[in-house]
RNA sequence: UGAGUUGGCCGCUAGGGUUCCGGCCUUGCAAACAGGCAAGGUGCUGGUCCGAGAGCAGCCGCUUGCGGGGGAGACAUCCCCGCAGGUGCACGGCGGGACAAAAGCCCGGGAGAC
Numbered sequence: 001u002g003a004g005u006u007g008g009c010c011g012c013u014a015g016g017g018u019u020c021c022g023g024c025c026u027u028g029c030a031a032a033c034a035g036g037c038a039a040g041g042u043g044c045u046g047g048u049c050c051g052a053g054a055g056c057a058g059c060c061g062c063u064u065g066c067g068g069g070g071g072a073g074a075c076a077u078c079c080c081c082g083c084a085g086g087u088g089c090a091c092g093g094c095g096g097g098a099c100a101a102a103a104g105c106c107c108g109g110g111a112g113a114c
Base pairs, nucleotide, nucleotide: 004114007060008059009058011056012055015050016049020047021046022044023042024041025040026039027038028037029036061087062086063085064084065083066082067081068080069079070078089109091112095107096106097105
């Protein structure tokens, strides 16, 4: 110095926090055997929410082989359909950013390491 270098979408999960709903606690007011109203606090195995390049599943795309069909057509080439495959590998900060907030989110398969 260069290579290992990366297709897209949807659903979900690990994980994440606290706007909203719910729970719990405190205080005040009300009530007097019913568990209300308001304010504040609390992340709570809850609901909603965020959510993976290096997690899961699916679909699409791309691609290989075989078979079939089409273009005047034996082979090749091109297009379409079906079937069976492939789509690998992947250590990783600090810091910053968004939403209410945080994160395995985004910067980022970045810096760095190998």

This is a predicted structure of a 114-nucleotide RNA (Guanidine-I riboswitch aptamer) from Bradyrhizobium tropiciagri.
Taxonomically the source falls in Bradyrhizobium (Bacteria, Pseudomonadati, Alphaproteobacteria, Nitrobacteraceae).
The sequence was found by an Rfam model in a public genome assembly.
Its mean pLDDT, the model's own confidence on a scale to 100, is 77.